Model confidence (mean pLDDT): 80 of 100. This is a predicted structure of a 77-nucleotide RNA (transfer RNA) from Tardiphaga sp. It matches the Rfam family "tRNA". The family's RNA type in Rfam is transfer RNA. The source organism's lineage runs through Bacteria, Pseudomonadota, Hyphomicrobiales, Nitrobacteraceae and Tardiphaga.

[in-house]
RNA sequence: GCACUCGUAGCUCAGCUGGAUAGAGCAUCGGAUUUCGAUUCCGAGGGCCGGAGGUUCGAAUCCUUCCGAGUGCACCA
Numbered sequence: 001g002c003a004c005u006c007g008u009a010g011c012u013c014a015g016c017u018g019g020a021u022a023g024a025g026c027a028u029c030g031g032a033u034u035u036c037g038a039u040u041c042c043g044a045g046g047g048c049c050g051g052a053g054g055u056u057c058g059a060a061u062c063c064u065u066c067c068g069a070g071u072g073c074a075c076c077a
Stems, first nucleotide, its partner, number of pairs: 001073007010026004019057001028044005050066005
């Protein structure tokens, strides 16, 4: 340099053939329980769905481009 795969909450990941409000577990915070803590239970907060643009009545999902990560190939006088 070329090709392919991927980027969603602090972390690990779902999200169907585009459909209305984006979810789970862990973690964090508050409460219940307990003498206190752990465990358990209840609740809450936390998201520009990598950025920008486009298509569409409607985009996490489709298209273009850029950024980042990974894999393979090529180059390496």